A computed fold for a 73-nucleotide RNA from a Candidatus Woesearchaeota archaeon, annotated as transfer RNA.
The prediction has a mean pLDDT of 80.
It matches the Rfam family "tRNA". Gene Ontology term of the family: triplet codon-amino acid adaptor activity.

RNA sequence: GCCCUCGUAGCAUAGUAGCUAUUGCGGCUGACUUGUAAUCAGCAGGUCGGGGGUGCAAAUCCCCCCGAGGGCU
Repeated sequence: GCCCUCGUAGCAUAGUAGCUAUUGCGGCUGACUUGUAAUCAGCAGGUCGGGGGUGCAAAUCCCCCCGAGGGCU
């Protein structure tokens, strides 16, 4: 320098033939318990690495940049 893959809530992860984001752990509240844990119920938390473009509409398509991993020279 070139090529490929990836970058989604605190952590991990689904969703990538476009129409407003899934699950688990964790957190908070309540129930249960003598109390804790466990269990059960509920709630909060992300706008999808950053910017731009196309489009009625984008995490999902296109371009640039940043970061991580791998390969080639």